[in-house]
RNA sequence: AUAUCUCUCGCGGGAGAGAAUGGCUUAAACGCCAUCGCCGAAGGCGCAACCGCCCCGGAAACGCUCAGGCAAAAGGACCGCGAAAGAUUU
Numbered sequence: 001a002u003a004u005c006u007c008u009c010g011c012g013g014g015a016g017a018g019a020a021u022g023g024c025u026u027a028a029a030c031g032c033c034a035u036c037g038c039c040g041a042a043g044g045c046g047c048a049a050c051c052g053c054c055c056c057g058g059a060a061a062c063g064c065u066c067a068g069g070c071a072a073a074a075g076g077a078c079c080g081c082g083a084a085a086g087a088u089u090u
Base pairs, nucleotide, nucleotide: 001090003088004087005086006085008083009082010081011080012079013078018036020035021034022033023032024031037070038069039068043066044064045063046062050058051057
């Protein structure tokens, strides 16, 4: 120098579903408690196509809905660009 991968940071994009009802606090509440309904794309758990294969192991945007969420804002898996570090390849 080349090509990928990991992690971190910056910028841009980024879905779904209740501004639910009752009570309490409060200047007012988006705060607290209870109840019912709903959502999946933080995190968590489960299944396993597949990778690998003696074992161990890895593994979804599928399933659950514990957690979280259901106006906006915030958050947000994931995607794109850039930067730094590390690993591997030629």